[in-house]
């Protein structure tokens, strides 16, 4: 100082905003109610919705070792292939601006810039 890896799917979470539901408020049908419609509001607890490299689990993946069955041909402590059981899948401090979707956001850019 460069480079490769540091697997994938859906699930739930934290967390997020307002498209849509629903809540409030206003105002109109109306003289009352119920209940439609239209606007406003997310410092409206919620429903649907987005949503984690560094959150949680699961499956499946992948290396490693053994078993057991098959083929290969160089006959070997060999090598492919399926199927079984184990064991590993570590580490992770992170702006500012940007982008999408109705919007935001830990979601992308991004195991980025930077830093130890």
């Nucleotide at each position: 100082c460069c480079g490769a890896a540091g697997g994938g799917u859906a699930g739930c979470u934290a967390g997020g905003g307002u498209u849509c539901c629903g809540a409030u408020c206003g105002u109109g049908c109306c003289g009352g109610g119920a209940g439609c419609a239209c606007g406003a509001u997310g410092a409206c607890u919620g429903g649907u919705c987005c949503g984690a490299g560094a959150g949680c689990a699961a499956c499946c993946g992948g290396c490693c070792a053994c078993c057991g069955g098959c083929g290969c041909c160089u006959u070997g402590c060999g090598c492919g292939c399926c199927g079984g059981c184990g064991g590993c899948u570590c580490c992770a401090c992170g702006g500012c601006g940007g982008g999408a979707c109705a919007a935001a956001a830990g979601c992308c850019c991004g195991g980025g810039a930077g830093g130890u």